[in-house]
RNA sequence: CCUGAAACAGGGCAAACCCGUUGAAAAGCGGGGACGCAAAGUCACCGGCCUACAGUCAGCCGCAGCGCGGCCGGCCAGGGUAGCGGGACCGCCAGA
Repeated sequence: CCUGAAACAGGGCAAACCCGUUGAAAAGCGGGGACGCAAAGUCACCGGCCUACAGUCAGCCGCAGCGCGGCCGGCCAGGGUAGCGGGACCGCCAGA
């Protein structure tokens, strides 16, 4: 540096779900718990996917007078997902 289909050794992480907590939500964090994972270690650079507070466009209603407020629909990350994939970086054991 490359490879790991199988095995050895020390082991590691932790899905769903439950409790608590943050958040508009998606989801995150902590505890319990194991579906699985040889990178299920770290990083939102690229693609995909999730959510839509705010914003914007449209409709309806009310007040009013050319705007404001309420309800609701479309679009949209600045929010998220690394256990969707690509990429970058670091890495245990073993083989050559």
c-di-GMP-I riboswitch aptamer from Candidatus Accumulibacter, 96 nucleotides, folded computationally. Lineage of the source: Bacteria > Pseudomonadati > Pseudomonadota > Betaproteobacteria. Model confidence (mean pLDDT): 85 of 100. The RNAcentral record of the sequence draws on Ribocentre.